A computed fold for a 534-nucleotide part of an RNA from an uncultured bacterium, annotated as small-subunit ribosomal RNA, 5' domain.

[in-house]
Context: one part of a larger RNA
RNA sequence: CGCUGGCGGCGUGGAUAAGACAUGCAAGUCGAGCGAGAUUUUUUCUUGUAGCAAUACAGGGAAACGUCUAGCGGCGAACGGGUGCUUAACACGUGGGCAAUCUGCCGAGAAGUGGGGGAUAGCUCGCCGAAAGGCGAAUUAAUACCGCAUGUGAUCAGAGUGGACAUCCAUUCAAAAUCAAAGUCGGGGCAACCUGACGCUUCUUGAGGAGCCCGCGGCCUAUCAGCUAGUUGGUGAGGUAACGGCCCACCAAGGCUUUGACGGGUAGCUGGUCUGAGAGGACGACCAGCCACACUGGGACUGAGACACGGCCCAGACACCUACGGGUGGCAGCAGUCGAGAAUUUUUCUCAAUGGGGGAAACCCUGAAGGAGCGACGCCGCGUGGAGGAUGAAGGUCUUCGGGUUGUAAACUCCUGUCAUUUGGGAACAAUGCGUAAAUAUUAACUGUAUUUGCGUUGAUAGUACCAGAAGAGGAAGAGACGGCUAACUCUGUGCCAGCAGCCGCGGUAAUACAGAGGUCUCAAGCGUUGUUC
Numbered sequence: 001c002g003c004u005g006g007c008g009g010c011g012u013g014g015a016u017a018a019g020a021c022a023u024g025c026a027a028g029u030c031g032a033g034c035g036a037g038a039u040u041u042u043u044u045c046u047u048g049u050a051g052c053a054a055u056a057c058a059g060g061g062a063a064a065c066g067u068c069u070a071g072c073g074g075c076g077a078a079c080g081g082g083u084g085c086u087u088a089a090c091a092c093g094u095g096g097g098c099a100a101u102c103u104g105c106c107g108a109g110a111a112g113u114g115g116g117g118g119a120u121a122g123c124u125c126g127c128c129g130a131a132a133g134g135c136g137a138a139u140u141a142a143u144a145c146c147g148c149a150u151g152u153g154a155u156c157a158g159a160g161u162g163g164a165c166a167u168c169c170a171u172u173c174a175a176a177a178u179c180a181a182a183g184u185c186g187g188g189g190c191a192a193c194c195u196g197a198c199g200c201u202u203c204u205u206g207a208g209g210a211g212c213c214c215g216c217g218g219c220c221u222a223u224c225a226g227c228u229a230g231u232u233g234g235u236g237a238g239g240u241a242a243c244g245g246c247c248c249a250c251c252a253a254g255g256c257u258u259u260g261a262c263g264g265g266u267a268g269c270u271g272g273u274c275u276g277a278g279a280g281g282a283c284g285a286c287c288a289g290c291c292a293c294a295c296u297g298g299g300a301c302u303g304a305g306a307c308a309c310g311g312c313c314c315a316g317a318c319a320c321c322u323a324c325g326g327g328u329g330g331c332a333g334c335a336g337u338c339g340a341g342a343a344u345u346u347u348u349c350u351c352a353a354u355g356g357g358g359g360a361a362a363c364c365c366u367g368a369a370g371g372a373g374c375g376a377c378g379c380c381g382c383g384u385g386g387a388g389g390a391u392g393a394a395g396g397u398c399u400u401c402g403g404g405u406u407g408u409a410a411a412c413u414c415c416u417g418u419c420a421u422u423u424g425g426g427a428a429c430a431a432u433g434c435g436u437a438a439a440u441a442u443u444a445a446c447u448g449u450a451u452u453u454g455c456g457u458u459g460a461u462a463g464u465a466c467c468a469g470a471a472g473a474g475g476a477a478g479a480g481a482c483g484g485c486u487a488a489c490u491c492u493g494u495g496c497c498a499g500c501a502g503c504c505g506c507g508g509u510a511a512u513a514c515a516g517a518g519g520u521c522u523c524a525a526g527c528g529u530u531g532u533u534c
Stems, first nucleotide, its partner, number of pairs: 001528003006382006012375002019338003023335003028075003033072002036069004041064010082293003092217007101210003106206008114148001116146002124137005153179003158173006183198006219265003226256003231253006238246001268290004272283004295316005318329004346372001348371003354368001355366004385415004395406004419475001421470005433457010478523005483504003489518005499506002
C1' cells in the first nucleotide's frame, strides 16, 4: 500500500522541514520578613431620628479575628519536560588522578546573634506618550542596604615535627593585619525578665552534585602526504573555584605524522536492540545514563550553580500592532494548525497516588506524573459455537453417464453461554497524610517536638475492574496460493493474443503456469505485497 476486520490486556505512535506557528495551559509560592490599599464579621464609643422607656434604624470613630490585591523582600525559577542541530572531540564508555578545585538546600559538631544609620519601591501629586512605557516632586517599612563593636574561628607570612609525588599536606608554637550576624511567631509574668520553635552569622566535617587532568576503546576515505607562528617549550605578569598558551610581554625553535598527521565525507555516544548455533554483521525508536542545542549569530549580568528553552543586551531574518514617532514575539514543553511527505494521535481528566517548588502548617502550583481517548502499529490471549445427525436431500461441479465430489457439511434433534448486549451489586491502589481527642517522654511550667492509641476525613481513573442474574446460536471470517522450488487439480474461455512471472519460465486450439468456476492447501482478525536488516 491492497483486500478484510468481533473483543480484551500490555506496549507503542512526526523516522521527512532544528520548516512556520492562531489559541489555551506548561513556575510559582511565602502575610509566621515589610509598609500600604480594599473588604466581611464581631465588639465598643459617639451623633441623629422614632419612642415615656427598653429598643430599633441611619451616619461617624476605634479595636479584634479573617479574606483579597499590586509592590519591596526571601526561596525557587540552572530541576523536571523537549529535540538530535553541532560534534570524529577527553563528546561518550571504562579505569584512575586532583598534594590543582567549588558546592545553596540537607545531616553531625563548635561558637555567636551587641549597638546604630541613610535610603527606596509601593501610596499621593504633576508631566510626556497612540500604545509599550517613561520622567519629576513629596513621603514610608523591612529578614532590603551600609558603617561600628566582638573574634570561638577563618585568611595570610615565620619557626619546629611528621608524611608525601617538585611545587606541597597535616599538626604544634608565638606576633601583626583583615573578615560576621536579623529577626519572626508562640507560652508564662503587673513589669523587669524567663522560655520554646523557625531563622541569621563564622568555622569543621559528611552526603549528594559539579569542574579539571590522564591511560585504553569504538566510522569511511591516500583519487587527502605532509601539517603547524600562540604553533611547541621556558621566564614573568594577569585571570579562574582550580591546573594550564587559558590570555599577554619577552626569549628559544620547537611540536605532530604511513602505528595515517593534515584535509574531505558521515555521525550525538553508551547500557542495549535485531539477527545468528556461535564468531560476527546491522542498528542506537521506546526506557535509563552522559553530551549538545533552544528563531540565527555574538555577549555578559544575577546567582551556590547558567553564559540560562517559557531571563537580559546587541545584530540579523521572519511575523504582528501602530496615531508612522515607535513598539511586540520566538511550541526542538502539552494539546492543536498549516506546510513538505508514503507516513505518525485528543486544542481530554486529575493532582487521588509517586515525585518536585514554596510555606511553621493548612495549603497553593505542577501538560512532571497518574489516567482516559484515537490508530489491527506491535506482541499476547479469547471468540465467531458443541454433541448427535445418511435414503449421503436440493443446488453447484466433474463424469467413462454407472456414478464421484462438495459432505456430517446443511436441514433436523438435544445442549452450552466465553465475548458482545442488558439488569443489579461493586473494589484494591489510602497511609507512616490531614483534622480532632487522650496518654507517655522532653521542660520549673506552657507552646512546641517525638512516640502510641481511638474516632472522623481525603479516589482523577470509575459505577471502571470484578461478582451475580436475564435473554438467545442469536451480533462476529477473511486473505493469499495450488508448473518446479513449495503444502495443494480439474473443467470452461482464450489462442505467442489478452495476460502471468521471485528464479527457472508459461501462452502460437486439448494451458494443472493467462481469465473465470468448482474443489483443495496454508495462515487466520488478519492475509498478501513493497521496502529494509541479518
RNAcentral holds the full RNA, with entries from Greengenes.